[in-house]
RNA sequence: AGAGUUUGAUCCUGGCUCAGAUUGAACGCUGGCGGUAUGCUUAACACAUGCAAGUCGAACGCGAACGUUUCUUCGGAAACAAGUAGAGUGGCGGACGGGUGAGUAACGCGUAGAUAACCUGUCCAAGCGACUGGGAUAGCCAUGUAGUGGGGGAUAACUUGGGGAAACUCAAGCUAAUACCGCAUAAUUCCUACGGGAGAAAGAGGGCCUAUACUUGUAAGCUCUUGCUAUUGGAUGAGCCUAUGUCGGAUUAGUUAGUUGGUGAGGUAAUGGCUUACCAAGACUACAAUCCGUAGCUGGUUUGAGAGGAUGAUCAGCCACACUGGGACUGAGACACGGCCCAGACUCCUACGGGAGGCAGCAGUGGGGAAUAUUGCGCAAUGGGGGCAACCCUGACGCAGCGACGCCGCGUGGGUGAGGAAGGCUUUCGGGUCGUAAAGCUCUGUCAGAAGGGAAGAAAUGCUUAUAGGUUAAUACCUUGUAAGUUUGACGGUACCUUCAAAGGAAGCACCGGCUAACUCCGUGCCAGCAGCCGCGGUAAUACGGAGGGUGCAAGCGUUGUUCGGAAUCACUGGGCGUAAAGGGCGCGUAGGCGGUCUGUUAAGUCUGAUGUGAAAUCCCUCCGCUCAACGGAGGAACUGCGUCGGAAACUGGCAGACUAGAGUACCGGAGAGGAAGGUGGAAUUCCCGGUGUAGCGGUGAAAUGCGUAGAUAUCGGGAGGAACACCCGUGGCGAAGGCGGCCUUCUGGACGGAUACUGACGCUGAGACGCGAAAGCGUGGGGAGCAAACAGGAUUAGAUACCCUGGUAGUCCACGCUGUAAACGAUGGGCACUAGGUGUCGCGGGUAUUGACCCCUGCGGUGCCGCAGCUAACGCAUUAAGUGCCCCGCCUGGGGACUACGGCCGCAAGGCUAAAACUCAAAGGAAUUGACGGGGGCCCGCACAAGCGGUGGAGCAUGUGGUUUAAUUCGACGCAACGCGAAGAACCUUACCCGGGUUAGACUACAGAGGACCUCCCUAGAAAUAGGGCUUUCCCUUCGGGGACCUCUGGUUCAGGUGCUGCAUGGCUGUCGUCAGCUCGUGUCGUGAGAUGUUGGGUUAAGUCCCGCAACGAGCGCAACCCUUGCCUCUAGUUGCCAUCAUUAAGUUGGGCACUCUAGAGGGACUGCCCGUGUCAAGCGGGAGGAAGGUGGGGAUGACGUCAAGUCCUCAUGGCCCUUAUGUCCGGGGCUACACACGUGCUACAAUGGGCGGUACAAAGGGUUGCGAAGCCGCGAGGCCAAGCCAAUCCCAAAAAGCCGCUCUCAGUUCGGAUUGGAGUCUGCAACCCGACUCCAUGAAGGUGGAAUCGCUAGUAAUCGCGGAUCAGCAUGCCGCGGUGAAUACGUUCUCGGGCCUUGUACACACCGCCCGUCACACCAUGGAAGCCCGCUGUACCGGAAGUCGGUGAUGGAACCCGCAAGGGACCUAGCCGCCGAUGGUAUGACUGGUGACUGGGGUGAAGUCGUAACAAGGUA
Repeated sequence: AGAGUUUGAUCCUGGCUCAGAUUGAACGCUGGCGGUAUGCUUAACACAUGCAAGUCGAACGCGAACGUUUCUUCGGAAACAAGUAGAGUGGCGGACGGGUGAGUAACGCGUAGAUAACCUGUCCAAGCGACUGGGAUAGCCAUGUAGUGGGGGAUAACUUGGGGAAACUCAAGCUAAUACCGCAUAAUUCCUACGGGAGAAAGAGGGCCUAUACUUGUAAGCUCUUGCUAUUGGAUGAGCCUAUGUCGGAUUAGUUAGUUGGUGAGGUAAUGGCUUACCAAGACUACAAUCCGUAGCUGGUUUGAGAGGAUGAUCAGCCACACUGGGACUGAGACACGGCCCAGACUCCUACGGGAGGCAGCAGUGGGGAAUAUUGCGCAAUGGGGGCAACCCUGACGCAGCGACGCCGCGUGGGUGAGGAAGGCUUUCGGGUCGUAAAGCUCUGUCAGAAGGGAAGAAAUGCUUAUAGGUUAAUACCUUGUAAGUUUGACGGUACCUUCAAAGGAAGCACCGGCUAACUCCGUGCCAGCAGCCGCGGUAAUACGGAGGGUGCAAGCGUUGUUCGGAAUCACUGGGCGUAAAGGGCGCGUAGGCGGUCUGUUAAGUCUGAUGUGAAAUCCCUCCGCUCAACGGAGGAACUGCGUCGGAAACUGGCAGACUAGAGUACCGGAGAGGAAGGUGGAAUUCCCGGUGUAGCGGUGAAAUGCGUAGAUAUCGGGAGGAACACCCGUGGCGAAGGCGGCCUUCUGGACGGAUACUGACGCUGAGACGCGAAAGCGUGGGGAGCAAACAGGAUUAGAUACCCUGGUAGUCCACGCUGUAAACGAUGGGCACUAGGUGUCGCGGGUAUUGACCCCUGCGGUGCCGCAGCUAACGCAUUAAGUGCCCCGCCUGGGGACUACGGCCGCAAGGCUAAAACUCAAAGGAAUUGACGGGGGCCCGCACAAGCGGUGGAGCAUGUGGUUUAAUUCGACGCAACGCGAAGAACCUUACCCGGGUUAGACUACAGAGGACCUCCCUAGAAAUAGGGCUUUCCCUUCGGGGACCUCUGGUUCAGGUGCUGCAUGGCUGUCGUCAGCUCGUGUCGUGAGAUGUUGGGUUAAGUCCCGCAACGAGCGCAACCCUUGCCUCUAGUUGCCAUCAUUAAGUUGGGCACUCUAGAGGGACUGCCCGUGUCAAGCGGGAGGAAGGUGGGGAUGACGUCAAGUCCUCAUGGCCCUUAUGUCCGGGGCUACACACGUGCUACAAUGGGCGGUACAAAGGGUUGCGAAGCCGCGAGGCCAAGCCAAUCCCAAAAAGCCGCUCUCAGUUCGGAUUGGAGUCUGCAACCCGACUCCAUGAAGGUGGAAUCGCUAGUAAUCGCGGAUCAGCAUGCCGCGGUGAAUACGUUCUCGGGCCUUGUACACACCGCCCGUCACACCAUGGAAGCCCGCUGUACCGGAAGUCGGUGAUGGAACCCGCAAGGGACCUAGCCGCCGAUGGUAUGACUGGUGACUGGGGUGAAGUCGUAACAAGGUA
């Protein structure tokens, strides 16, 4: 620090996801040790049991027992135990410590202040300053400078009696105090009307007799210690108050009657509506009141570069709470966790009358939950309470236990060791890998184990002794200090150390398609499964499961959850809004925000210095201590903040003054569909009336509905009425926008130009508010010509609730009112300033010039186009910015759900404004690129159409296919590009199929053993395969041992074999687009990029052929040429070919010759080379000459990059899978030849351009030895017999046929046509039944030129005629070739099909056979409405009212004080009662939230459902 994911690819926008860190965690697998931290996040749910707050005899009065001893009358008594235990009175402490986070959005918390408005138990008060004495001085020393005096009356405990189950309690009696109450005193204190008044106390312990009394010793007393009281100050800890900060919701906008303030009174420690009476009517709120939801706050923690975000466990500070609600008492302090009272719920006890309880203390239990520990040890340390102290108490705390829950450290060994062992996995079978890994040899000893040793944590206190000081009469006591000794350890025999033995006891988890480090095999076969995102799995899965190997971390590793990060994806730092989400439809203007120049002043902001605070811990730095680290200690820094004081004055703000450049006002001028109202004009449509006139009009792609003989349309005249204003009219004008268009008048707004004068910042923007606001729509009343939703009819159509046509109502128009929305768009908010230009146009002005109008130069304001810089993802924008800046407003944050629901506001309604969530997807999108496509465009080509000729489609037959049939009808090929195709030839074979019969190392290869040559022949069984038997027989080499080849048999093994599957695992080969002219590359350039350029353009060509131009320049594969063939010539050569001349013959037969033909080799020839024209001086094109041939001469071979998962596993090869007494192999027979039918390709015909018969002429190219086979003879013939020649320019097949010359037939199902069938034969072959070809005789079907549709062909072509060949025993209408005869037509490119190039649109890219929308049907999911039903929370009104404080009363009760001799009275207190307030509760009625609900609404998702075709191309009606 980034990465993956939208696309064919690209850039951008944008979401989703990942890598990091974190954790009080949980879960899965695994688990050696130690240190140190940490451990109910859920039910503030309920709790058994134990413990968690007591202590003091130096405040006080009482006061046992067990036991021991002694005595005894045997009942008991006494002493010790023991003034002990124990309770009680009293004091201090239970307000600390410990727990929890329910409540609380608040002065609760944080920060900073304030308290002149307050309290403070315990603790401290040393010193300065004032007085006295000492002293050289000193803040030095000593002493004092307050009190503690004197009385009184009770009461628990205890005793006795009573009630009660218990808890407990009542009565009587006794008694003490540091318990309680007066009195005295009062420096200081408090109150005060300044006269005065109020108001305290407690003693206890130790010691001593120095003066007094009795006089041994005690008492008074003295002395020491401690306590008590009053007061002041301090410290500490609280209370209250203020400023400021502190979550979300506006779909919560108004709230409030003690409410806000005042006065009096009350109350409190204290201010205050804190409470009350009266008076006033205020107070809070858009800087968010009120309401709702959520939440303890902070230091900090976590993340982050930071800013920020999230969080508030452990530790620390504050707050709140203690079963729930209310209340007070006591006290320094509480409205009190282990106190009290009341109410409620719950639990327990009960004798049913009553009682008891509160773990959110430590353990522990149940429950909840994914989940969180021991009913441990100790007060040794630290700290706390009480006590003079010893000491007691302390689940605070210190330790131990449990848990890998976190962090940190250590170990599970080190070295050597290659026959690279065995084994696993894999393999191309060679090997590779696990792997120096192991074994082996050697070494060490951390941890764990055993044995031994063994700390620190402990310093005190107390006591003893000694000693010094203080005090004192005192060497006593007491007190302070010092020294020595003594006493105290839960952890724990722990840390640590030593020794011993022994590599011995100690490694797992996740991952390995990309992101992301790490790859192979097997299994599985869209199954099982995986998955964080993209996505894997449908027979070769690096993605599932296992294995081997590898990678990463490691006593852990993964998963899940959380938070931050990445995310600049809420953007302060640090984003955007033309088209991606996003500018409000437009204006006016309130609050607010921002604001020109100069001067002075101020000091709020700002800057600076000092100071206080910012607790500690944490983070950071340094050093130190545990062997290191984690952890801990010390010091520093920091805590970015807030307060106070001082300073500065540039900028912002405030105040004061001034200015004119912003803004405005006045004057002059012209422009304009700016607005409102009133009037007015002509053209046109329609209607009405009349005239002329006659059969149609109208409408459409074509029609029909409609109108018209009752006279339409057309035409002329007249009239009515409504609406809109042609031309002018212009990317012209005006307006804020919506919008505004005949002409005239009135009223009226704004902008602009020009020149001066004036005001003096008066400005800009603008949340709310207010106004305007197209069309449609609504209300009321008019109006209504044309047009025209709805509606009707006619067409179209599969349908047509549409598009087209004929009609037609609302509406469109006017007035008034409402609605308030639009693609209200420049999809671009407003204002100001700045930043190259060019060129139009509108308005106004200036200059120059002119007689004048123009032209030209120039200024301001508007409105367009082009364009630089710059910006932009690109497109594009570009002084009218989307550039550069400032100010203000509005808006956005993935797609869908959703311009929706609910709520609120507005509206008559329609509806509008505001505006979610659940759920769902991994995209949705913008711009541009390359293709493909278009019922887009342009250019061009092709037997593509057209022009022609001949066919197919109809018939019969042949052949192939589909279908059907069958035991089998083997398989493949399926638009063009399957279908006379594989198959250049199925009777057996072929053959793969079916039936039947055999066989299992096999029909074939290798090895071993035995035997033999093999072969041939015969017999038996059988359909054959096969089985059995027989006859016959030694091939080659030899070193004579043997070996080799071949064959047969046997054996077992590595195996053979498969036309079994997969052409979608493949190679090879092939088809096709297409012999179409294309397809690419290098370098350069352009572009962020995909890509573009080149290859486009202008010409030209058959051609990306060539030329010109050009940011391109070159090159490659294609085109062309080179190759073959054919057409002309030359040369060479002349047999088997040829024959002009000579001779010869029946005959080129022979001699001879090689001139010619021909043959087959080598050359020549054609190149737009020449001429004319044209063209851009080009390429080329048109014409011409010459030439055998002319612009590629004709034909062939040759097939670019690629496309179709095209075809072929059945040619061959081959991966994988499958079969192995069978899916192999052998044999016989059958089938592939079936036959209602459908299609393709052909043959033969339908006849006279013909048929038949006779005669006669002319080819080319081929083939031939298991072959072609002449001649001759036989047969009507197919053919047969015999047999010459020929391994071929020699012989043969071989007759060419159409043609030509004659004769005949005469338009008919025929002398056309030949199917079919009967009979007889021939040939091939082991064999023609299924199932061959041919021949002869006989038979003589359909068919009279073929519907829709469709095919071929542009010249030696079509058409027509025959010939040959491959395959092959035989079988050809097919295929491949050959020649003979030999046409017609092409105006042309509008249309059909296919193709090429350019361009355009695109939502397509599997590429239009594309994409895609909506209803309906089905399943599931979440959600809205809904008669209602139910819970929760809360408001208001009323009822009722516990405990309790306060107030009143107080005849009940009462010891202390006063009066009184007493009785009694008074004062004061008090039970009870009354009143205010008041919790739970009740009644009534609202608000809000949630759950549920028959039925219902839409939404989302789902593999193949139904109906249509809306959108994307002009998407077929933009």

The RNA shown here (small-subunit ribosomal RNA) has 1518 nucleotides and comes from an uncultured prokaryote.
Its Rfam family is "Bacterial small subunit ribosomal RNA".
The RNAcentral record of the sequence draws on ENA.